Molecule: SAM riboswitch aptamer (S box leader)
Organism: uncultured Polaribacter sp.
RNA sequence: AUGUUAUCAAGAAAGGUGUAGGGAUUAGACCCGUUGAAACCUUAGCAACCCUUUAGAAAUAAAGAAGGUGCUAAAUUCUACUCAACUAUUUUUAGUUGGAUAGAUAACAA
Numbered sequence: 001a002u003g004u005u006a007u008c009a010a011g012a013a014a015g016g017u018g019u020a021g022g023g024a025u026u027a028g029a030c031c032c033g034u035u036g037a038a039a040c041c042u043u044a045g046c047a048a049c050c051c052u053u054u055a056g057a058a059a060u061a062a063a064g065a066a067g068g069u070g071c072u073a074a075a076u077u078c079u080a081c082u083c084a085a086c087u088a089u090u091u092u093u094a095g096u097u098g099g100a101u102a103g104a105u106a107a108c109a110a
Base pairs, nucleotide, nucleotide: 002109003108004107005106006105007104008103013043014042015041016040017039021032022031023030026080027079028078029077044072045071046070048069049068050067051064052063053062054061055060076102082099083098084097085096086095087094088093
């Protein structure tokens, strides 16, 4: 890098270095950023998965802890790109909901 499964509307900051971008851009918006973004380091915090305990045949649920990863603006920032259902409208559109795809994270496999 690739595959499988699960989750993603909650939560959580400061300092130093740094110097102009960042929010996955394929597209459109919108927002953040010299009142220093990204990135790196230190400390702190949050608690998703692995972990521990209890209940259970199991799936799972609740609680705990912070060891391993992870995370700490805005729903995965929003919408579209794909499918289905429903509603309205009237022949074409719009909206809502649920998937799929994609992304992020974890565990496992290899």